[in-house]
Context: one part of a larger RNA
RNA sequence: UGACGGGGACCCGCACAAGCGGUGGAGCAUGGGGUUUAAUUCGAUGCAACACGAAGAACCUUACCUGGGCUUAACAUCCACUUGCCCGCUCAGAGAUGUAGUUUUUCUAACCUUCGGGUUAGAACAGGUGGACAGGUGCUGCAUGGCUGUCGUCAGCUCGUGUCGUGAGAUGUUGGGUUAAGUCCCGCAACGAGCGCAACCCUUGUCACUAGUUGCCACCAGGUAAUGCUGAGCACUCUAGUGAGACUGCAGGCGAUAAGCCUGAGGAAGGUGGGGAUGACGUCAAGUCCUCAUGGCCCUUACGUCCAGGGCUACACCCGUGCUACAAUGACCGGUACAAAGGGUUGCUAAAUCGCAAGGUUGAGCCAAUCCCAAAAAACCGGUCCCAGUUCAGAUUGUAGUCUGCAACUCGACUACAUGAAGUCGGAAUCGCUAGUAAUCGCAGAUCAGCAUGCUGCGGUGAAUACGUACCCGGGUCUUGUACA
Numbered sequence: 001u002g003a004c005g006g007g008g009a010c011c012c013g014c015a016c017a018a019g020c021g022g023u024g025g026a027g028c029a030u031g032g033g034g035u036u037u038a039a040u041u042c043g044a045u046g047c048a049a050c051a052c053g054a055a056g057a058a059c060c061u062u063a064c065c066u067g068g069g070c071u072u073a074a075c076a077u078c079c080a081c082u083u084g085c086c087c088g089c090u091c092a093g094a095g096a097u098g099u100a101g102u103u104u105u106u107c108u109a110a111c112c113u114u115c116g117g118g119u120u121a122g123a124a125c126a127g128g129u130g131g132a133c134a135g136g137u138g139c140u141g142c143a144u145g146g147c148u149g150u151c152g153u154c155a156g157c158u159c160g161u162g163u164c165g166u167g168a169g170a171u172g173u174u175g176g177g178u179u180a181a182g183u184c185c186c187g188c189a190a191c192g193a194g195c196g197c198a199a200c201c202c203u204u205g206u207c208a209c210u211a212g213u214u215g216c217c218a219c220c221a222g223g224u225a226a227u228g229c230u231g232a233g234c235a236c237u238c239u240a241g242u243g244a245g246a247c248u249g250c251a252g253g254c255g256a257u258a259a260g261c262c263u264g265a266g267g268a269a270g271g272u273g274g275g276g277a278u279g280a281c282g283u284c285a286a287g288u289c290c291u292c293a294u295g296g297c298c299c300u301u302a303c304g305u306c307c308a309g310g311g312c313u314a315c316a317c318c319c320g321u322g323c324u325a326c327a328a329u330g331a332c333c334g335g336u337a338c339a340a341a342g343g344g345u346u347g348c349u350a351a352a353u354c355g356c357a358a359g360g361u362u363g364a365g366c367c368a369a370u371c372c373c374a375a376a377a378a379a380c381c382g383g384u385c386c387c388a389g390u391u392c393a394g395a396u397u398g399u400a401g402u403c404u405g406c407a408a409c410u411c412g413a414c415u416a417c418a419u420g421a422a423g424u425c426g427g428a429a430u431c432g433c434u435a436g437u438a439a440u441c442g443c444a445g446a447u448c449a450g451c452a453u454g455c456u457g458c459g460g461u462g463a464a465u466a467c468g469u470a471c472c473c474g475g476g477u478c479u480u481g482u483a484c485a
Stems, first nucleotide, its partner, number of pairs: 001485002003482003007479007015469002019433005026324008034315002042053002064310007077132008088102003091098002105124008135299002138297003144293002146288003149284001151282001156195006162171003175186003201276004206244007215234002220231003247270001250264005326426001330385006342373003347366002352361003392423001397418007439461007
């Protein structure tokens, strides 16, 4: 100087407390461990691994296994020699591929020509042989770059000069206040500065101006069974560009006359308005050699590469994360409303029509503020059920189908009929959340042929509680002890 203490002081955080809803019990989905297996590819392992890499394993992917092949190779560049392929068809084969037949190069230059073309040389592309080389998701993340997690959006981490100390170092950065903040003020052997904080950026909340189609419809006119449907219009909504607006600016009180704090006015908004992006010096030899790059080591008729089939989907068991429930604040049936944000030409597909349905047929419109996906759902109104393992719950299983796709057996999703399991609110323990939040309800997107209870967004409905900081956990500052570094 640090680190540590079941030392002290001060402070903060959904850390506790006060509340609301969960997990832990059930069934299923999914990931992991274990076991099994020819293989169940690999990585990730307290917080910070376990719906994680994977924004989507039937083949492919695919790295694994079994079997069948290849060896200048599936891929790149070059050299030497040689040939003419490629595409298509036939045969053998599981295919990769093999062989045979058929067909057969393109361009440029020169020469010949019966003007059809032929010969030679060069180039391009392709095949063969030989050689340099390729190739490796093989090992080492404890050789590395890059990227990422974490403490933590915590308020810290440092430097120059000066001063003090023999020195390691100290001071500044401590102290008194204050703040979300090393934020600011005052004081002080310090005076300044840098990286962080804040602000600048995006979005949302109010208003004004500009613009008015594909958006809008107040006034006017026309028309319809009905609808901005049409003319006219741009006021309003909205769209998207430019501005205004919030700064403790104003008033009172408290404070040291300071920084600031409390209350109030005005205001759409008040003291960082809400949300996002933004992550200091560093820590964990944290994670990644399987994104990529890369040193070293290793393989080179194989640890490379092509193909078919299988596996990654196994199943006495254990754990994590979720979904659906156990019902009446409900289930079912009928009717009737109100979103936002997205996506669409290999696409979204209206209307019509067939089917109980998944879906089929036909097909208008739309490269989209125009058309489509699209029905929002909870809510509301009416009805049935009457507390039961039920008109709760839907696992499992049987049969028949639909769709995607070369192909749904291993191993897809969905539909109909039948079946109708566990489950009556969950032990010890444990998680999230402070407001448009929790809870609850649906919608969209990426990936994607198909496959979503996951993920990322979007809106609808919309709470309870916070006395407080003694305690648990984590963190910050000062101080103290230490046989630790």
This is a predicted structure of a 485-nucleotide part of an RNA (small-subunit ribosomal RNA, 3' major domain) from an uncultured bacterium. Its mean pLDDT, the model's own confidence on a scale to 100, is 83. The full RNA is in RNAcentral, with records from Greengenes.